[in-house]
The RNA shown here (SAM riboswitch aptamer (S box leader)) has 117 nucleotides and comes from a soil metagenome.
Its mean pLDDT, the model's own confidence on a scale to 100, is 77.
């Protein structure tokens, strides 16, 4: 830098003591009844890696779909990628009309997480 996902689902114990939820504003929310981290078991889940099947192919192999298992590599284990912010439709509300600002909602984007290359 390039892909794919960001639904679902999984808690105990010790340590340590202030802040903590990636940064930035705001808001919301966790936390001395101890959050956050770290460690030590448990567990989810099924990226990679493994079996079996299709599919393609003269055939084979690899890609590719489907479905399995959890002993291997990660990985995650409050709500939760917490909400907005940037665009863009779509409803609603306002106003005499425009414009500008308001709500919900849905899509993208933008940042950001995990794997994989």
């Nucleotide at each position: 830098c390039u892909c794919a996902u960001c639904g679902a689902g999984a808690c105990c114990g010790g340590c340590u003591g202030a802040g903590g939820g990636a940064a930035u504003a705001g808001g919301c929310c966790c936390a001395a009844a101890g959050a956050c981290g770290c460690c030590g078991g448990g567990g989810c889940a099924a990226c990679c890696g493994c079996c079996a099947g299709g599919a393609c192919c003269a055939a084979c192999c690899a890609c590719c779909c489907u479905g399995g298992a959890a002993a291997g590599g990660u990985g995650c284990u409050a709500c939760g990628u917490c909400c907005u912010g940037c665009g863009a439709c779509a409803u609603c509300g306002u106003c005499u009309c425009c414009u500008c600002g308001g709500a919900u909602g849905u899509c993208g984007a933008c940042a950001g997480a995990u794997g994989a290359g």